[in-house]
RNA sequence: GCGGGUGUAGUUAAACGGUAUAACAAUGGACUCCAAAUCCAUUAUCGGGGGUUCAACUCCCUCCACCCGUG
Numbered sequence: 001g002c003g004g005g006u007g008u009a010g011u012u013a014a015a016c017g018g019u020a021u022a023a024c025a026a027u028g029g030a031c032u033c034c035a036a037a038u039c040c041a042u043u044a045u046c047g048g049g050g051g052u053u054c055a056a057c058u059c060c061c062u063c064c065a066c067c068c069g070u071g
């Protein structure tokens, strides 16, 4: 340089055009003599920019970061 892949909450992952979801974590509460475990509740997320569409995590273009292959 060329080709391909990945990017979503603090972390790990779902969501094949129509309300962004779960687990763990965090915070608060219940339980307990205290704590752990367990249960309930709450908070928080689509890598940046642009385009298509009534509507975009999803389709298209471009940039950025990381990974793999290759001359």
Base pairs, nucleotide, nucleotide: 001070002069003068004067005066006065007064010024011023012022013021018054026042027041028040029039030038047063048062049061050060051059
Molecule: transfer RNA
Organism: Candidatus Moraniibacteriota bacterium